[in-house]
Notes:
SAM riboswitch aptamer (S box leader) from Sporolactobacillus vineae DSM 21990 = SL153, 107 nucleotides, folded computationally. The coordinates come from a structure-prediction model, not an experiment, and the mean pLDDT is 85.
RNA sequence: AUCUUAUCAAGAGCGGCGGAGGGACUGGCCCUGUGAAGCCCGACAACCAGCAUAGUUUUUUUAUGUAUGGUGUUAAUUCCAGCAGAUUAAUUUCUGGCAGAUAAGAA
Numbered sequence: 001a002u003c004u005u006a007u008c009a010a011g012a013g014c015g016g017c018g019g020a021g022g023g024a025c026u027g028g029c030c031c032u033g034u035g036a037a038g039c040c041c042g043a044c045a046a047c048c049a050g051c052a053u054a055g056u057u058u059u060u061u062u063a064u065g066u067a068u069g070g071u072g073u074u075a076a077u078u079c080c081a082g083c084a085g086a087u088u089a090a091u092u093u094c095u096g097g098c099a100g101a102u103a104a105g106a107a
Stems, first nucleotide, its partner, number of pairs: 002106007013041001015040003021031003025082004042074003047070003050066006078099001083096004
C1' cells in the first nucleotide's frame, strides 16, 4: 500500500515545552501570538486483549460491567459541500454513494 467487517449527531485541560501554522484532498467556511503544528502530562471513549458477573453450551459463545494492557480521540456532525436520486419558492430539506478516519481481521 490492497481487501473485508464495524463505527463516525455523544465525550474529553484556563496544564508544561514549543514556536507558525492548522482543519486529509479540491472549493467554501473557519481556527490560530488572547498563541498553530509537534512532544509530554492529564482527560475522554470502550474497537481488540485481559479481568469480573450472569446466561448459553460443550470448551466455545453472548450480554453487562471494569479500565489492567494494545490502539484511538481530545474546535466546529467526518466543520460543510464535492457523485447520484428525491424534495422545495429557494443556492431548501432529506436519502444513498464516493472519499476519508479509527479498530479488528485477511492475503

Its Rfam family is "SAM riboswitch aptamer (S box leader)". Gene Ontology term of the family: regulation of gene expression. Rfam's curators write: The SAM riboswitch is found upstream of a number of genes which code for proteins involved in methionine or cysteine biosynthesis in Gram-positive bacteria. The organism belongs to Sporolactobacillus vineae, within Bacteria. It was read from a public genome assembly, where an Rfam model found it.